This is a predicted structure of a 74-nucleotide RNA (transfer RNA) from a Thermoflexales bacterium.
It matches the Rfam family "tRNA". It is annotated as a transfer RNA. Gene Ontology term of the family: triplet codon-amino acid adaptor activity.
The source organism's lineage runs through Bacteria, Bacillati, Chloroflexota, Thermoflexia and Thermoflexales.
The same sequence occurs in records of 2 taxa.
[in-house]
RNA sequence: GCCCCCAUAGCUCAAGUGGAUAGAGCAGCGGACUUCUAAUCCGCACGCUGGGGGUUCAAGUCCCUCUGGGGGCA
Numbered sequence: 001g002c003c004c005c006c007a008u009a010g011c012u013c014a015a016g017u018g019g020a021u022a023g024a025g026c027a028g029c030g031g032a033c034u035u036c037u038a039a040u041c042c043g044c045a046c047g048c049u050g051g052g053g054g055u056u057c058a059a060g061u062c063c064c065u066c067u068g069g070g071g072g073c074a
Stems, first nucleotide, its partner, number of pairs: 001073007010026004019057001028044005050066005
C1' cells in the first nucleotide's frame, strides 16, 4: 500500500428479507428465604446501536466516508 472481518447495556453476546417498545446472560441495586453469608427465587435500573453524511414513508440492518480493533497478501 491492497483486501476481508468486527464495533449494540459496565462485560460477553443476540436481533430472519429494512417495519414490533432493540433483547439475553453475567455484573449492579432492592426484596423474599436464611441465625448470618453463599446459593436459589422475585423485582428494578442500565443503549440515542463507534463519529459524520446519504437512500427510504421507515435504518442496528442498505450505501459513502472517517476513527478504533483483528486478520490476510505484498